[in-house]
Context: one part of a larger RNA
RNA sequence: UGACGGGGGCCCGCACAAGCAGCGGAGCAUGUGGUUUAAUUCGACGCAACGCGAAGAACCUUACCAGGUCUUGACAUCCAGUAAAUCCUGUAGAGAUACAGAGUGGACUUCGGUCCAUACUGAGACAGGUGGUGCAUGGUUGUCGUCAGCUCGUGUCGUGAGAUGUUGGGUUAAGUCCCGCAACGAGCGCAACCCUUAUUUCCAGUUACUAACGCGUAGUGGCGAGGACUCUGGAGAGACUGCCGGGGACAACUCGGAGGAAGGUGGGGACGACGUCAAAUCAUCAUGCCCCUUAUGACCUGGGCUACACACGUGCUACAAUGGCCACCACAGAGAGGAGCGAGCCUGUAAAGGGGAGCAGAUCUCAAAAAAGUGGUCCCAGUUCGGAUUGUGGGCUGCAACCCGCCCACAUGAAGUCGGAGUUGCUAGUAAUCGCGGAUCAGCAUGCCGCGGUGAAUACGUUAACCGGGCUCUUGCACU
Numbered sequence: 001u002g003a004c005g006g007g008g009g010c011c012c013g014c015a016c017a018a019g020c021a022g023c024g025g026a027g028c029a030u031g032u033g034g035u036u037u038a039a040u041u042c043g044a045c046g047c048a049a050c051g052c053g054a055a056g057a058a059c060c061u062u063a064c065c066a067g068g069u070c071u072u073g074a075c076a077u078c079c080a081g082u083a084a085a086u087c088c089u090g091u092a093g094a095g096a097u098a099c100a101g102a103g104u105g106g107a108c109u110u111c112g113g114u115c116c117a118u119a120c121u122g123a124g125a126c127a128g129g130u131g132g133u134g135c136a137u138g139g140u141u142g143u144c145g146u147c148a149g150c151u152c153g154u155g156u157c158g159u160g161a162g163a164u165g166u167u168g169g170g171u172u173a174a175g176u177c178c179c180g181c182a183a184c185g186a187g188c189g190c191a192a193c194c195c196u197u198a199u200u201u202c203c204a205g206u207u208a209c210u211a212a213c214g215c216g217u218a219g220u221g222g223c224g225a226g227g228a229c230u231c232u233g234g235a236g237a238g239a240c241u242g243c244c245g246g247g248g249a250c251a252a253c254u255c256g257g258a259g260g261a262a263g264g265u266g267g268g269g270a271c272g273a274c275g276u277c278a279a280a281u282c283a284u285c286a287u288g289c290c291c292c293u294u295a296u297g298a299c300c301u302g303g304g305c306u307a308c309a310c311a312c313g314u315g316c317u318a319c320a321a322u323g324g325c326c327a328c329c330a331c332a333g334a335g336a337g338g339a340g341c342g343a344g345c346c347u348g349u350a351a352a353g354g355g356g357a358g359c360a361g362a363u364c365u366c367a368a369a370a371a372a373g374u375g376g377u378c379c380c381a382g383u384u385c386g387g388a389u390u391g392u393g394g395g396c397u398g399c400a401a402c403c404c405g406c407c408c409a410c411a412u413g414a415a416g417u418c419g420g421a422g423u424u425g426c427u428a429g430u431a432a433u434c435g436c437g438g439a440u441c442a443g444c445a446u447g448c449c450g451c452g453g454u455g456a457a458u459a460c461g462u463u464a465a466c467c468g469g470g471c472u473c474u475u476g477c478a479c480u
Stems, first nucleotide, its partner, number of pairs: 002479001004476002007473007015462002019426005026317008034308002042053002064303007073126001077125002079122005088101005105116004128292002131290003137286002139281003142277001144275001149188006155164003168179003194269004199237007209226002213224003240263001243257005319419001323378006335366003340359002345354003385416001390411007432454007
């Protein structure tokens, strides 16, 4: 000088408090530990591992295991020789593969051959390794934390380590700003500049829109037309404590008000200082060193990653009447679509099938939004709650659903009557609740990432207290 303290002071944060909904009990889904296994590939481990890498393990993926195979190799460059290549067919085999058959280049040419591309054979240089070390590394990432801090130049002070500035009085979300001061300035952070959302003006109207005029229909912007409205998307405007009043030190700022679509950072996002954790990753990639080289490399078939006494995390569905079921009937947003989305129509109880209009899409399709609303029924029960489990029959994808996919119908109807100690999220269009879309993807979400609909309660406050953080003073200190 720092770090630490179950030392003091000041301040902040869904930290507590005030509330709402959960988890912990049940069933199932999923991840992990453990156990098992020929293998159950590897990594991640308090917060900050555990619906995490994996935005999708039937084969492939795949790295694991068993068996069958290869050894210049599945992949790259170089040399020599042979043959155009490729494709197809047959036989054996689980396949990898092996054998046989079919097939037969281009350019130049002194007709000797040379070159190009590709394949095979041979020799060796070499390839290859998801083998080890994240405690040798780069890069990337998490975390403290969007916390308000971290430093430098010159000067000054101190023998020096160092201090000062950055402390103090106010104030702020903020080292934000003001005032003071042996300091004066500056940098990285804060803020702003960027995107989006909320209001409006202008410009522009197709595939969007439809007020007036006309046509037409059972009906519909369906058509002519229009440029008003909605909307789309480009350029602007707008918010700055700008105005008024109170407080304050005539400051910064703060409280109240006006106007305004919006008010004091308007809401949300992107953006993460110096550093900490020898934090994570050698399995994205790159890379030093070490190790393997007829195998720790490579190919194939099958299996495994899907096991199951158990334990934990994260979720989904419930335990019902603010509900279940039936009928009728509204209103979104954001997206995706060509080996794709697939309408009307027909068949089927349905999953789905047949068929194929339209659409590279503000035009067509996915597409039905659901909760809500209206009417009816059930009458508090393990039930018309709940749907696990199991049986049978069927559908779809795909070489292939036995291990091990999803969906439909009928039947079956388990646990569960609100959950101990404890514990999590959330301050507003938020929580809760309701559905919709997308990535991955042949098929396969209760996960993830988005979208809108309905739409709360509470916040006295920071007190003696819990957790995390910031500043500061002082003291202790076995640490630096």